Record summary: Model confidence (mean pLDDT): 80 of 100. c-di-GMP-I riboswitch aptamer from uncultured Pseudodesulfovibrio sp., 85 nucleotides, folded computationally. Lineage of the source: Bacteria > Pseudomonadati > Desulfovibrionia > Desulfovibrionales > Pseudodesulfovibrio. It was read from a public genome assembly, where an Rfam model found it.

RNA sequence: AUUCAUCAAAGCCAAAUCCAUCGCGAGGUGGAGACGGAAAGCCUACGGGUCUCCCUGAUCGUGGGGAGAUGGCUGGGUUGCCGAC
Numbered sequence: 001a002u003u004c005a006u007c008a009a010a011g012c013c014a015a016a017u018c019c020a021u022c023g024c025g026a027g028g029u030g031g032a033g034a035c036g037g038a039a040a041g042c043c044u045a046c047g048g049g050u051c052u053c054c055c056u057g058a059u060c061g062u063g064g065g066g067a068g069a070u071g072g073c074u075g076g077g078u079u080g081c082c083g084a085c
Stems, first nucleotide, its partner, number of pairs: 012037002017032006035072001041078003046075003049070008
């Protein structure tokens, strides 16, 4: 230095919910809060999943197209702390 893993230590993030606010909406942002997390740091340019909105089809069918949300759904990319084995 790299890989794997996560003992210890130092730390980090922040689910649900509540308040305020933005959005047609899924959701986002700030504060409180802590379910959890070894990347729960970042990336939707690439693939899948789930969700929202608009248009259309169909007439008992559940399809098609477009735009968006979600990285704490996932594949993947990329960056990073410690150093017991």